[in-house]
RNA sequence: AGAGUGUUAGUUCAGUUGGGAGAACGCCUGUCUUACAAACAGGAGGUCAACAGUUCGAAUCUGUUACACUCUA
Numbered sequence: 001a002g003a004g005u006g007u008u009a010g011u012u013c014a015g016u017u018g019g020g021a022g023a024a025c026g027c028c029u030g031u032c033u034u035a036c037a038a039a040c041a042g043g044a045g046g047u048c049a050a051c052a053g054u055u056c057g058a059a060u061c062u063g064u065u066a067c068a069c070u071c072u073a
Base pairs, nucleotide, nucleotide: 001072002071003070004069005068006067007066010025011024012023013022019056027043028042029041030040031039049065050064051063052062053061
């Protein structure tokens, strides 16, 4: 320098015709217990990396930028 993949909750990750933002673990509260853990019930937590475009509608499609990883030279 060129090519490819990825970026979604505190963490690991789903989200596959463009229309509901989710799971597990973690965190908080309650029940239970002498207490803790476990179990059960409930809850909080997200500018879907950023900007722009297409569209009635974008995490999802297009472009650019940033960051991480891989390959080629």